Model confidence (mean pLDDT): 80 of 100. The RNA shown here (transfer RNA) has 73 nucleotides and comes from Parcubacteria bacterium C7867-001. It matches the Rfam family "tRNA". Its family is annotated with triplet codon-amino acid adaptor activity in the Gene Ontology.
[in-house]
């Protein structure tokens, strides 16, 4: 140089055939409890890597690009 796959909440990571983004730990508030911790009910928290393009509609398709990663010259 050349392919591949991965990029989604603070942190791992789902998200089917395009049709309201979502789960666990985190944290925050109450309950339980002498205190903690376990549990238990609710809550915060998303420019879906960045532009652009197909669509009535794009985390999802297409096209550059950036960063990680695997391999091959």
């Nucleotide at each position: 140089g050349c392919g591949g796959c991965u990029u989604u909440a603070g942190c791992u990571c789902a998200g089917c055939u395009g049709g309201u983004a979502g789960a666990g730990c985190u944290c925050c508030u109450g309950g339980u409890u002498g205190u903690g911790g376990u549990c238990c009910a609710g809550g915060c928290g998303g420019u879906c890597a960045u532009g652009g393009g197909u669509u009535c509609g794009a985390g999802u398709c297409c096209c550059a690009u950036a960063a990680g990663u695997c391999g091959c010259c």
The RNAcentral record of the sequence draws on ENA.